[in-house]
RNA sequence: GAUAAUAGCAAACUGUAUGAAAAUACAGGACGCAAAGCUAAAGGGCCUUACACAAAAGUGUAUGGUAGCCAGUUUCCGAA
Numbered sequence: 001g002a003u004a005a006u007a008g009c010a011a012a013c014u015g016u017a018u019g020a021a022a023a024u025a026c027a028g029g030a031c032g033c034a035a036a037g038c039u040a041a042a043g044g045g046c047c048u049u050a051c052a053c054a055a056a057a058g059u060g061u062a063u064g065g066u067a068g069c070c071a072g073u074u075u076c077c078g079a080a
Base pairs, nucleotide, nucleotide: 001077008033009032013028014027015026016025017024018023031068037073038072039071043070044069045066046065047064051060052059053058
């Protein structure tokens, strides 16, 4: 960062399964992506609320989740 080339990944949705939930895995499917590769007490943000306290309303809160939120880190090509 290209109306390039060689490749790659896979949003929403659907099916099955796991989970308290957020969400995740596999299969189908493509919205898009130079990092949509990797990293989750080794930074920040966000999501859930199991659990604890409370008569209740509620309060607290992650060794749960999110990398396709920012970030860190590795990497293909070589036009302007």